Large-subunit ribosomal RNA, half A from a Candidatus Omnitrophota bacterium, 1693 nucleotides, folded computationally.
[in-house]
Context: one part of a larger RNA
RNA sequence: GGUCUAUGAAGGAUGACUUGGUUAGGUGAGGCGAAGAAGGACGGGGUAAGCACCGAUAUGUCCCGGGGAGUCGCAAACAGGCUUUGAUCCGGGAGAUUCCCAAUGAGGCAACUCAUCACUAGUUAUAUAGUGAUAUCCCAGCGAUGAAUACAUAGUCGCAGGGAGGCGAACCAGGAGAAUUGAAACAUCUAAGUAACCUGAGGAAAAGAAAUUGAAAAGAUUCCCCGAGUAGCGGCGAGCGAAAAGGGAAGAGCCUAAACCUUCAUUACUUUCGCAAGAAAGCAAUGAAGGGGUUGCGGGACCUUAAUAUGGCAGGCAGAGGGAUAGCGGAAAUGUAUGGAAAGACAUACCAAAGAGGGUGAAAGUCCUGUAUGCGAAAUUUCAAAGCCGCCUAGAGGUAUCCCAAGUACUACGGGGCACGUGGAAUCCUGUAGGAAUCCGGGCCGACCACGGUCCAAGGCUAAAUACUACACCUAAACCGAUAGUGCACAAGUACCGUGAGGGAAAGUUGAAAAGAACGCUGGUGAAGCGAGUGAAAUAGAACCUGAAAUCAUAGAUCUACAAGCGGUGGGAGGCCUAUAUUCAUACCUUCGGGUGUGAAAAUGGCCGACCGCGUACCUUUUGCAUAAUGGACCGACGAGUUGCUGUGCGGUGCGAGCUUAAGGCCGGACUUCCGGCUGAAGGCGUAGCGAAAGCGAGUCCUAAUCGGGCGAUUUAGUACCGUAUAGCAGACCCGAAGCUGAGUGAUCUACCCAUGGCCAGAGUGAAGCUUGGCGAAAGCCAGGUGGAGGCUCGAACCCAUCAGUGUUGAAAAACUGCGGGAUGAGCUGUGGGUCGGAGCGAAAGACUAAACAAACUCAGAAAUUGCUGGUUCUCCCCGAAAUAUUUCUAGGGAUAGCCUCAGGAAAUUGAAUAAUGGGGGUAGAGUACUGAAUGGGUUACAGGAUCUUACUAGAUUGCUGAACCCAACCAAACUCCGAAUACCAUUAUUUUUAUCCUGGGAGUAAGACGUUGGGGGCUAAGCUCCAUCGUCAAGAGGGUAUCAGCCCAGACCAUCAGCUAAGGUCCCUAAGGAUAGGCUAAGUGGUAAAGGAUGUGAGUUCGCUUUGACAACCAGGAUGUUGGCUCAGAGGCAGCCAUCAUUUAAAGAGUGCGUAACAGCUCACUGGUCGAGCGUUCUCGCGCCUAAGAUAAUCGGGGCUUAAGCCUAUUACCGAAGCUAUGGGUUUUAUGCCGUAAGGCAUAAAGCGGUAGGGGAGCAUUGUCUAUUUGGUUGAAGCUGUACCGUAAGGAGCAGUGGACAUUAGACAAGGGAUUAUGUCGGUAUAAGUAGCGAAAUUGCCUGCGAGAAACAGGCACGCCGAAAGUCUAAGGUUUCCUGGGGAAGGUUAAUCCGCCCAGGGUUAGUCGAGCCUAAGCCGAGGCCGUUGGGCGUAGGCGAUGGAUAAUCCGUUAACAUUCGGAUACCAGUUAAAUGGCGUUAAAACUUCCUGUAUGACGCGUGGUGUGUUUAGGGCUGCCAGGUGUUGGAUGUCCUGGUUCUUCCCUGAGUAAUCAGGGGAGGGGAUGCCGAGCGCAAGCGAGGUAGAAGUGUUCUAAAACAUACUGCCAAGAAAAGUAUGGUGAAGGAGUUAUUUAACUGUCCGUACCGCAAUCCGACACAGGUAGACCUCCUGAAUAUGGUAAGGCGCUC
Repeated sequence: GGUCUAUGAAGGAUGACUUGGUUAGGUGAGGCGAAGAAGGACGGGGUAAGCACCGAUAUGUCCCGGGGAGUCGCAAACAGGCUUUGAUCCGGGAGAUUCCCAAUGAGGCAACUCAUCACUAGUUAUAUAGUGAUAUCCCAGCGAUGAAUACAUAGUCGCAGGGAGGCGAACCAGGAGAAUUGAAACAUCUAAGUAACCUGAGGAAAAGAAAUUGAAAAGAUUCCCCGAGUAGCGGCGAGCGAAAAGGGAAGAGCCUAAACCUUCAUUACUUUCGCAAGAAAGCAAUGAAGGGGUUGCGGGACCUUAAUAUGGCAGGCAGAGGGAUAGCGGAAAUGUAUGGAAAGACAUACCAAAGAGGGUGAAAGUCCUGUAUGCGAAAUUUCAAAGCCGCCUAGAGGUAUCCCAAGUACUACGGGGCACGUGGAAUCCUGUAGGAAUCCGGGCCGACCACGGUCCAAGGCUAAAUACUACACCUAAACCGAUAGUGCACAAGUACCGUGAGGGAAAGUUGAAAAGAACGCUGGUGAAGCGAGUGAAAUAGAACCUGAAAUCAUAGAUCUACAAGCGGUGGGAGGCCUAUAUUCAUACCUUCGGGUGUGAAAAUGGCCGACCGCGUACCUUUUGCAUAAUGGACCGACGAGUUGCUGUGCGGUGCGAGCUUAAGGCCGGACUUCCGGCUGAAGGCGUAGCGAAAGCGAGUCCUAAUCGGGCGAUUUAGUACCGUAUAGCAGACCCGAAGCUGAGUGAUCUACCCAUGGCCAGAGUGAAGCUUGGCGAAAGCCAGGUGGAGGCUCGAACCCAUCAGUGUUGAAAAACUGCGGGAUGAGCUGUGGGUCGGAGCGAAAGACUAAACAAACUCAGAAAUUGCUGGUUCUCCCCGAAAUAUUUCUAGGGAUAGCCUCAGGAAAUUGAAUAAUGGGGGUAGAGUACUGAAUGGGUUACAGGAUCUUACUAGAUUGCUGAACCCAACCAAACUCCGAAUACCAUUAUUUUUAUCCUGGGAGUAAGACGUUGGGGGCUAAGCUCCAUCGUCAAGAGGGUAUCAGCCCAGACCAUCAGCUAAGGUCCCUAAGGAUAGGCUAAGUGGUAAAGGAUGUGAGUUCGCUUUGACAACCAGGAUGUUGGCUCAGAGGCAGCCAUCAUUUAAAGAGUGCGUAACAGCUCACUGGUCGAGCGUUCUCGCGCCUAAGAUAAUCGGGGCUUAAGCCUAUUACCGAAGCUAUGGGUUUUAUGCCGUAAGGCAUAAAGCGGUAGGGGAGCAUUGUCUAUUUGGUUGAAGCUGUACCGUAAGGAGCAGUGGACAUUAGACAAGGGAUUAUGUCGGUAUAAGUAGCGAAAUUGCCUGCGAGAAACAGGCACGCCGAAAGUCUAAGGUUUCCUGGGGAAGGUUAAUCCGCCCAGGGUUAGUCGAGCCUAAGCCGAGGCCGUUGGGCGUAGGCGAUGGAUAAUCCGUUAACAUUCGGAUACCAGUUAAAUGGCGUUAAAACUUCCUGUAUGACGCGUGGUGUGUUUAGGGCUGCCAGGUGUUGGAUGUCCUGGUUCUUCCCUGAGUAAUCAGGGGAGGGGAUGCCGAGCGCAAGCGAGGUAGAAGUGUUCUAAAACAUACUGCCAAGAAAAGUAUGGUGAAGGAGUUAUUUAACUGUCCGUACCGCAAUCCGACACAGGUAGACCUCCUGAAUAUGGUAAGGCGCUC
């Protein structure tokens, strides 16, 4: 270290439970609100943070009822109360109810600020406090005023009165209205009038009493069933889709306008009277009121006539009685044993109009609460009968006249809606234009017309049946049970995230009872533990029921230190152990079969196991995966074919030429989402077809008619329901887009803009202008000076980001370091505003719009869609594919066919194999007659070329080309005068025996791969590609090929320590022959390869030589003419050319090579000798050799092999597989037999039983329900742990332990019904790993203290760092972090005694600081204008700082605050009083308020001027004072340190002024000295008190002040309040005002602390970001750089 066992830790699954949910039914209620809602903020408790409750009458007040003993909520404790004089509690009523919010006096950043008026309190008075009122719009009323325009009206103003406003879940009506999607694309269409938005109403809404329907009549509307997926509509695609009729629920009808009449008013006219004013009468018009009238067999008016009843109401009053909101009564059991506890067991009882439910220490009719049943209300409320009042209600006849709803009906055009998409398109609505009729009229009946029928528009109201449920109560569940069920069982819309809209968790259980562990010990007065004690149990101890797994320990068994890997499996030496088995012994029981208990033994059983054989995980996707292709760290829980409707098939049940009800209704049951029964025949399917239809009908249609032909009949089975399979429509097996659309939220980031503010050290250059000089007639030019311009130069702050490095699980989700760019400008920046999603903004990069932009974010449509990827959960049995054809905007997807499966049917020489026979064919082959190609030769022209001839014509010739023809040889997929084998068709025979065919349900497949053969493409390349054919793999294991899907052999139901073989093998690894016989190979060939090469070797063969002596070797010769001739400088055998003879000889070339300048020389051919038997050569075959270079020792699989262990031939034996056989067993199908009523069972036989996609069949398990108390359970259920038992499997028992309350058999039923994988979800736990890291390299060290403990805390002494900051002040932002005491669990990147942490207590004091006053950009906005709605704009008016205005300073004081408290000295606004002064007292006062005029307020830049003058802050130097240092040149002071200050007054002087100079006084502060309460062991610390030194010069200079000055320039540079002043302005106003003095008033809000940072923004105690002010000294131009003071730090290992 591995495996196993035991015991624990960790963790929180499982089981059990339920306070909470889910779904449904019923009843009620269906609103609340200016009488201030919903919702909040802030408060209220003795102690009080949260929830709940309540509101300054605050954990509650009063009254009326109920109730009857305790009580002060969750929620303990302490303290303290209340209560039989009736508390707490429950119900009803009353009172009170801070502030915000419609919010409503004005404003506003919700919960705050500021007002006006009246009254009250209060003050001398101002102040201050309390109560009430004060918004807008609309309506109607009254009053005043009052345009165009005379009267008038519109309008305006005011008054009192009423109403509205906002919130709320769904349902309803209306307005306006998408897109994803479907159509396999898309535009009409669809989704869909859906989603979202807006407006409005009610408890319901809407609709509604026919100008209807549509052919028969019915007789308002609404809803259900049916009609019907019909008629229709429709790129006639996808899809959309009625109506009438019929059956039901419910049931209800009415009122105006007009005609006509009456009255009144006004106006006009006429007449009469009156002189006139006027009066009266009449007529007409208009208006108002009343009557009348309301219909389609037309009605009414009008005229005539008649009758006094009937019926009704939805109106008002009233309220018998019932109900709601608290309650009350309510039967009946004890004992024994077990146990912690009895309700369970046993025994014996009782009640029952009550055996529903819940609780009680386990399971209760009789213990508690309840239940059946009976009873009950002071108060509030609801339903409502009788009754009363009120209201409505009619006929007949006549027909001359009148009336019967107008910019309407209708028409045209454009649209919309009707199921109906413009269609032949009626009917309905209306934007534009035109525009009727009045009953002798008008609309409709699907264009239109006629006839006929039917109804009466252009006004209105109307219950019920119907829809929904935020809310209250009741009830139920084959609904969930803490990863489930609501997001929420718990302080959940909480914590947390986000600027915001918005998003959004986790988290249940001690026990019967806290009896919650007294006391002791260890420890830091810790944490934690150990005892003790409680309890039935503490391994129930608060991290608490049960307590699985991953993971981590401890102990034991066994194995392991020269050995190798998918970790298993088959054997197995050895060690240890002994059970649900076996045997033995023994006790008890026994139905004598045996059973139960106890003990023991041993291996065959259990654990471990060296060693040996075989063996490369799983899933997915693939032709094919160990693959180095995908996915998974592990474990646990969760996690995917469901449901509804409509079809189709099969199975079942009922009835059957019929079957069946739907909605609804009624009845019953334990009284209700349920069950059962009875009704309900409206309708549906079937019983008859044919035809486009009329229609006819066992026929019909076609036709003039069929001879005929098509479809039918002749051949009858359906229908309703249940189950199952499958399809369609729905999200439709689950998860997954990018996207589209709607409504909203965002400009705290960033882009641009608006308003108002701020910032830019220092140095350089030197434009214009001006001026001086010179020149010039002048214009002007040149030079010097002055001057100080510039998108000028250098360079800090500031802004940016070129390059490089670092960083890259960072310090940082963009930085750091170094070098860089701009740095007076188109500059940078603060605060407040504006513009936004197909939109903004953009010096333009598709940049930016909150860490995301070629269209933000949030929510919704929404479960969008996805032909794509991934995943898809228990078992066994039978069969079993495809990767092809056609077609496809199709090629990785479909449809149809093919191939598979299941069911039913048919059955015949149907299928298949073999053989024979008979066929047609035009392939292989062959051939070259045809077609074409093509080689050689011959012949050849009316052909061509060349040459010759030639004036032309005409010729001639040919070593040329050449059609054609002939001969020879030869080629072809698109040649054939020929032509197989196979294949195919047919017949016959044999074998097989349904393998075949038909119909229907269900599929999958349509990516294929390699190998042989025949081909195409390619290079007769490819592990290439495309076909055909067969095979294998795919979907196939086994044996062989070392290894190796596709090759060879062979097709695995299971078992066996049996046998025989195939391919292939038999030396060892490794089973079997070192087999036999004969050859070959020498190359390790075997155990890679070609052209080519070679005296390798074996076998054969051709032609030669050879005892008359070959071949080889050795010895010798190799001559002569002649140096052949020519050529040549030379050429003598041997540069070259020609010739190549002859002689001698045994033989010898006018020469085979070497060689020479040429000769020479050597040699060969040839010959002789020696030797003595074979030699040479050609061709063929077998086996070898060279050719032959690679990266591991890298190989024949290895060792190794040589007459073999290589190769060839022949022979024989053996091995060898899951093949075959043998034996046993299982199962399927078929057949037969037996049993059984049947379902079915048993036996025998035969044939089968590899399997992916897929089809079919049979089962196991889980949760719940019923039968049902069936059975078990505290003498111990479920769950969990272990186990050697049973079953073919999924699985199932028994026993032991744990556990402590439920579980379950059998049959049927219903499913949220089975997980190893989805980069799955959630939780837990590993690994890497005690590893990386501990966040600027400014740095620490020592002593002392406290303490259990000190690198880090405190004190001290050193050292180091910053110092235009790492110091000080302040805005924003934060919101208690501030100070003190205590603590140390967690936070702090370590420790911690410490802290920005935790607990407790404390702390912020203002007339003068800020805000409050004023206005800018902008925002809101009475009236108003515009717009479908929501809303947009905007006048008056208001709000709104970043600007304007505005009265206080010093010192002291606290642990923590100070311009705020205290002291001193001031100032502002006001009030009262007094004194003094002014003015005025009746036309005009002052003054206040308002109005109005003027002025002021009031503004740029050059950061220009080394401007000027003055001043100040500050600094340098010096003097002076104090202290220190302490002898050397310096003691009358060298050197060092510190101080030398602030306010105010007086006098004098200077200046235009700001202000300054000189002198003096007072006070504060102040080094130092003294006293000193008190504390401390001491050293010492020390509140407080007291005395108190010097306080002079000089110099420099700002960016500060005067100063918004002056000057220059062009880009020409806020507003209002305030202030001053004017007005014979308006109103109020008899006293008022100025100064001084005295006294008084000045409310509210902010004020702590951090603030370049550990308190802000960045998730952090984060190297980043963050506006403004001050900012010492030396060096220096400088705020650069380097060092430093004050001050602050050393960056938490």
The full RNA is in RNAcentral, with records from ENA.
Its Rfam family is "Bacterial large subunit ribosomal RNA". Its family is annotated with ribosome and structural constituent of ribosome in the Gene Ontology.
NCBI's taxonomy places the organism under Bacteria, Pseudomonadati, Candidatus Omnitrophota.